[in-house]
C1' cells in the first nucleotide's frame, strides 16, 4: 500500500425569528411569560413480560410453542461463555443442534440390486455333469461358487497392505476410521483424551407423523374504573363464570345470554418515578450482568404537537489558488416519526468516527 | 390493537403424500381453410413458482425472516 473479519459509537451544535402541544404562574379571558416537547429503529407486530378485567387461575384431555450445555434476566423464539458439526488460507462466520434398537413410514428416475438388498458385464468353474485324450491331462460352461473390477445413482452392508483360495470374500492378520460395552483421567456440564473387550460393522430423513422434556388459563388500553345527558320496548333460550372439550369449584330465576328496534357517541381517571436514564480510575464476573455510590426527572396528544426561515460553528465532498502551514467558493445532509409502558428480535438508513485484529505484497 | 386469507405464463387458474421442475384456457406468432375476414384446424412461442436464506438427494409444496396485496372482528 492492498484486501478483508469483528466490536462500540454518533447521525449536528449554538443563536435569533415566525408557528405548534403539554404543564406552571399571572391575567383586564384578548392573551403574557416560564420550562419542557420523538428514534436507533418510535417501524413491522414477530417473540417475552408488566399492568387491567375476568373467580383463586383448580385438575385431565387436546392444541401450540420451545429443544447441546453452564450461566445471565421479571421472562424470552433473547443475551454471554463454552462443547458438538459444517464453511474458510486465516481473522472469523454459520447451525430448531434431544431421540432414527418405541413404532409407523418416505427415498422419483437410473440400475441387478433402496431395507434384516441384489447379480447386468465380468470373474471362477475346486465339486458335480458334457466331450477328448498320447491317461499326465486339455477343453465346454449346464448345474453352481464369488462379490473383488466395471457400471447406475444423492445414498449400494468400511478404507490400505499382507495372507489365503478355483475364483474370492473380515475368512484370516496388521494399521486406520467407525459403532457398542467397560475402566482411568480432565472438565459444574455439553463434551474431550486414553486404554481395554467385541463382533467385523452400514447408514439418511424426525423444518415426516412421532416418542421424550420443558414452558403456556383466556382477553387485550378500544383492557378496566368513574361521571354526566338520553332513549320504548318486544322476541328467543336456560344456564354462567372471556371463544376447543370434560370434571371439580362457585354463582344463578324481580338472573343471565342472544338478536330485532331505541338511544348517545360527551367527559375524568387509567397515563406519564420507571425492571428509568446519565455517571463512577469502585467492587464481584472471562463475559452478558450484579451489587454499591452520586445525580437527573426527561413527550404524554385524542384526527393527533414536535415545522419553516436566517446567521455562525463542526465535520464530509468537489473545484480552484498555494509562500505546502493553509485559504476562497461550492454542494449534499439518509431511514423515519411516538399513543399504555418495558426487554429483545427483524428489517430501513446519506454520511462519518473510533477500537481490535487477519491475509497478501513492498521497503527498512 | 386482535385474526384470518392469498401471491404460479400477459390475464384467469391447476400441479395428490416433497419426485422428470411445471397442466389447461383466452391473447400472441405462423401456417391451413376463404375472393378477403371472422369463427374453425393445426404447429409454436411465453414461467423458473413475489424476495432472501435454511432443511433434504431433491421444495410451487416443509421451516423461518421480509415485501405486496385482500379479508374479518370490537
Nucleotide at each position: 500500500c492492498g484486501a478483508g473479519u469483528c466490536c462500540g459509537c454518533c447521525g449536528g451544535g449554538c443563536g435569533u425569528u415566525c408557528g405548534c402541544g403539554g404543564c406552571g404562574u399571572g391575567g383586564u379571558c384578548a392573551c403574557a411569560c416560564g420550562u419542557c416537547g420523538a428514534g436507533g429503529a418510535a417501524a413491522g407486530u414477530c417473540c417475552g413480560g408488566a399492568c387491567u378485567c375476568c373467580g383463586c387461575a383448580g385438575g385431565g384431555c387436546a392444541g401450540g410453542a420451545c429443544g447441546c450445555u453452564g450461566g445471565g434476566u421479571a421472562a424470552c423464539c433473547c443475551c454471554c461463555a463454552g462443547g458438538c458439526g459444517g464453511c474458510g488460507c486465516g481473522a472469523g462466520c454459520c447451525g430448531a443442534u434431544g431421540g432414527a434398537c418405541a413404532g409407523u413410514g418416505c427415498a422419483a428416475c437410473a440400475g441387478a440390486g433402496a431395507g434384516c438388498a441384489g447379480a447386468c458385464c465380468g470373474c471362477c468353474g475346486a465339486u458335480g455333469g458334457g466331450c477328448c485324450u498320447u491317461c499326465u491331462g486339455g477343453c465346454c460352461a449346464c448345474a453352481g461358487g464369488c462379490a473383488a473390477g466395471g457400471g447406475u445413482g444423492a445414498a449400494a452392508c468400511g478404507g490400505u497392505g499382507g495372507g489365503g483360495u478355483a475364483a474370492g470374500a473380515g475368512c484370516c492378520c496388521a494399521c486406520c476410521a467407525g459403532c457398542g460395552g467397560g475402566g482411568c483421567g480432565g472438565g459444574c456440564g455439553a463434551c474431550c483424551g486414553u486404554c481395554c473387550c467385541g463382533g467385523c460393522u452400514c447408514g439418511g430423513c424426525a423444518a415426516a407423523c412421532c416418542c421424550c422434556g420443558u414452558c403456556c388459563g383466556g382477553a387485550g388500553c378500544a383492557a378496566g374504573a368513574c361521571c354526566a345527558a338520553g332513549c320504548a320496548g318486544g322476541g328467543a333460550g336456560c344456564g354462567g363464570u372471556u371463544g376447543g372439550c370434560c370434571c371439580g369449584a362457585c354463582c344463578g330465576a324481580u338472573g343471565c345470554u342472544c338478536c330485532c328496534a331505541g338511544g348517545u357517541g360527551g367527559g375524568u381517571c387509567g397515563c406519564a418515578c420507571g425492571a428509568g436514564g446519565c455517571c463512577g480510575u469502585u467492587c464481584g464476573g472471562c463475559a452478558a450482568c450484579g451489587a454499591c455510590g452520586g445525580u437527573c426527572c426527561c413527550a404524554g396528544a385524542u384526527g393527533g404537537a414536535u415545522g419553516g426561515a436566517c446567521g455562525c460553528c463542526g465535520a464530509g465532498c468537489c473545484u480552484c489558488c498555494u509562500c505546502c502551514g493553509g485559504g476562497a467558493g461550492g454542494c449534499a445532509g439518509a431511514c423515519a416519526g411516538a399513543a399504555u409502558c418495558c426487554g429483545g428480535c427483524u428489517u430501513a438508513c446519506a454520511g462519518g468516527c473510533g477500537g481490535a485484529c487477519u491475509c497478501g505484497g513492498c521497503c527498512g | 390493537g386482535c385474526c384470518c386469507c392469498g401471491g404460479u405464463a400477459g390475464c384467469c387458474c391447476a400441479a395428490c403424500u416433497g419426485g422428470u421442475a411445471g397442466a389447461g384456457g383466452c391473447a400472441g406468432u405462423c401456417g391451413g381453410c376463404u375472393u378477403a375476414a371472422a369463427a374453425c384446424c393445426g404447429a409454436u412461442c411465453c414461467a423458473g413458482u413475489g424476495c432472501g436464506g435454511g432443511u433434504u438427494c431433491g421444495a410451487g409444496c416443509c421451516c423461518c425472516g421480509c415485501c405486496c396485496g385482500g379479508g374479518g372482528u370490537a
Molecule: RNase P RNA; transfer RNA
Organism: Acidimicrobiia bacterium